[in-house]
RNA sequence: CCAACCGAAAGGUAAAACCAGGGAAACCUGGCGACGCAAAGUCAUGGGUCUAAAGUUGACGGAAGUCAACCAUGACUGCCAGACUGCCGAA
Numbered sequence: 001c002c003a004a005c006c007g008a009a010a011g012g013u014a015a016a017a018c019c020a021g022g023g024a025a026a027c028c029u030g031g032c033g034a035c036g037c038a039a040a041g042u043c044a045u046g047g048g049u050c051u052a053a054a055g056u057u058g059a060c061g062g063a064a065g066u067c068a069a070c071c072a073u074g075a076c077u078g079c080c081a082g083a084c085u086g087c088c089g090a091a
Stems, first nucleotide, its partner, number of pairs: 007088001012037002018031005035078001041084003045081003048076003055070006
């Protein structure tokens, strides 16, 4: 110096639920809370999943409109992978 002992120590983060707000929704932000996480840090790059406002099509309807299907440009990084960055290294 490196590796094992080794996830030990010091810390970090924060699921669900609840409250308030934003959004058409998925979901997001803040508070509280702690299921968990050795990258559960960052990036929507690939795959996957969720939503469907607008749009298109169809049905009903005198019309207004209602319902259904398709569709991300919306969302999820605590779904998986990839890229970048990162604390400590006890006896």
The prediction has a mean pLDDT of 82. Predicted 3D model of a 91-nucleotide RNA (c-di-GMP-I riboswitch aptamer) from an uncultured Anaerolineales bacterium. Rfam family: c-di-GMP-I riboswitch aptamer. Its family is annotated with cyclic-di-GMP binding in the Gene Ontology. The model forms 95% of the base pairs in the Rfam consensus.